Model confidence (mean pLDDT): 82 of 100. The RNA shown here (SAM riboswitch aptamer (S box leader)) has 117 nucleotides and comes from Priestia megaterium. The organism belongs to Priestia, within Bacteria.

[in-house]
RNA sequence: CUCUUAUCAAGAGCGGUGGAGGGACUGGCCCUUUGAAGCCCGGCAACCCAACAAUACACGUAUUGUUUUGGUGCUAAAUCCAGCAAUGUGCAUAUUAUGUGCAUUGGAAGAUAAGAG
Numbered sequence: 001c002u003c004u005u006a007u008c009a010a011g012a013g014c015g016g017u018g019g020a021g022g023g024a025c026u027g028g029c030c031c032u033u034u035g036a037a038g039c040c041c042g043g044c045a046a047c048c049c050a051a052c053a054a055u056a057c058a059c060g061u062a063u064u065g066u067u068u069u070g071g072u073g074c075u076a077a078a079u080c081c082a083g084c085a086a087u088g089u090g091c092a093u094a095u096u097a098u099g100u101g102c103a104u105u106g107g108a109a110g111a112u113a114a115g116a117g
Base pairs, nucleotide, nucleotide: 001117002116003115004114005113006112007111008110013041015040016039017038021031022030023029025083026082027081028080042075043074044073047071048070050067051066052065053064054063055062056061057060079109084106085105086104087103088102089101090100091099092098093097
C1' cells in the first nucleotide's frame, strides 16, 4: 500500500508544555490568543493478548460475562453535516420534465481494530 471482517448517535481534564492553526478531501458549518496543532501527564473504551467465571458440546473448542497488567485506539459538535443513488414529500419554473428544500434507506469515501497478501 491492497484485500477481508467488525464497529463508527455512548464515553473521556477548568492539568503541564507549546505558541497558530485545526475539524481526512471538496462544499458548508464550526472550533481556536477566554490559547489551535504537536508533545507530556491524566482519563475513556474494551478491538487484540492475558487471567477468572458461567453455559454449550463432536472434549477440543465456541459463546457470554468480569478484570484492565500488556499491544493499539480514542479523548468539541453523529464519522460535525452533505458529497453517489433510490423512495416519499413541499416549493419554483415549466408541463410531467428541470431546479431546489426536507425526511428515510442503501452505497461511496474516511477512521479504528483484527487477519491475509
The RNAcentral record of the sequence draws on ENA. The model forms 97% of the base pairs in the Rfam consensus.